[in-house]
RNA sequence: CUACGAUAAAGGCAAACCAGUUGAAAAGCUGGGACGCAAAGCUAAAGGGCCUAGAAAAUAAAGGCAGCCAGCUACCGAA
Numbered sequence: 001c002u003a004c005g006a007u008a009a010a011g012g013c014a015a016a017c018c019a020g021u022u023g024a025a026a027a028g029c030u031g032g033g034a035c036g037c038a039a040a041g042c043u044a045a046a047g048g049g050c051c052u053a054g055a056a057a058a059u060a061a062a063g064g065c066a067g068c069c070a071g072c073u074a075c076c077g078a079a
Stems, first nucleotide, its partner, number of pairs: 004077002012037002017032006035067001041072003047069002049065003
């Protein structure tokens, strides 16, 4: 340095649900809350995949999801 991930140390994040709020919706934000997470840090037109479509039907995103896979970066240091 790379890989790896402990009955180690210092910490960190925060599912479902509830309240408020934005949106047509998916979903997001704030507060509470903890199911869990070695990247549950970042990246969404320009990797794949998934979700939603306001408007009767069909079609479909430069609308959304990173706690689906993936890419990039990173604390510690046992085996």

The RNA shown here (c-di-GMP-I riboswitch aptamer) has 79 nucleotides and comes from a Bacillota bacterium.